A computed fold for a 72-nucleotide RNA from Halosquirtibacter laminarini, annotated as transfer RNA. The sequence is in RNAcentral, with records from ENA. The organism belongs to Halosquirtibacter, within Bacteria. Its Rfam family is "tRNA". The family's RNA type in Rfam is transfer RNA. From the family's description: Transfer RNA (tRNA) molecules are approximately 80 nucleotides in length.

[in-house]
């Protein structure tokens, strides 16, 4: 160059076109303890970019951008 697979919260990961995009860890705040860890309640945090289908897009389609993987 060609194929092809993946992007979603700090981190691992869900989420077959339709409820407020959720979980565990993690990071804060109270409770508890003399303190600290545990444990037990809250809170904030995310859909790579741009466009296109659709009444509705994380989810379909183009392109682009970053990554793994094959191939001479």
């Nucleotide at each position: 160059g060609c194929c092809u697979g993946c992007a979603u919260a700090g981190u691992u990961c869900a989420a077959g076109g339709g409820a407020u995009a959720g979980a565990a860890c993690a990071a804060u705040a109270g409770u508890u303890u003399c303190c600290u860890a545990a444990a037990c309640u809250g809170u904030a945090g995310a859909u790579c970019c741009a466009g296109g289908u659709u009444c509705g897009a994380a989810u379909c389609c183009u392109g682009g951008u970053g990554u793994g993987g094959g191939u001479a």